[in-house]
THF (Tetrahydrofolate) riboswitch aptamer from a sheep gut metagenome, 103 nucleotides, folded computationally.
The sequence is in RNAcentral, with records from MGnify.
Its mean pLDDT, the model's own confidence on a scale to 100, is 78.

RNA sequence: AGAGUAGACAUUGCGCGUCAAGUGUCACGGGAUGGGAUGUCGCCCGUGAACGAAAAGCCUCCGCUAAAGCGGAAACGGCUUGCGACGCAGUGUCGCGUCCGCU
Numbered sequence: 001a002g003a004g005u006a007g008a009c010a011u012u013g014c015g016c017g018u019c020a021a022g023u024g025u026c027a028c029g030g031g032a033u034g035g036g037a038u039g040u041c042g043c044c045c046g047u048g049a050a051c052g053a054a055a056a057g058c059c060u061c062c063g064c065u066a067a068a069g070c071g072g073a074a075a076c077g078g079c080u081u082g083c084g085a086c087g088c089a090g091u092g093u094c095g096c097g098u099c100c101g102c103u
Stems, first nucleotide, its partner, number of pairs: 001103002007094009016084003025049007035100005055081005060073005
């Protein structure tokens, strides 16, 4: 001098929610974390509290009608486009404070 962590960001795919969980914040407790030891102002889990949102379109079912169309139901079901500090995985980039070790 270099390699190497937990993770972070972007992107892609598959999903979840959109009748609100998830995410994020705070407090308490716990856990893991370069190869080893230790460690938090980083990460994860649990409990509690507060706060909190972006939805929309089409199809459908029943009755009347030659058709266009009209009326009723609209719970359930299907498809599509969005939305969410959403989940998982792939790829790219970034990437340990101290001591020891490896090259």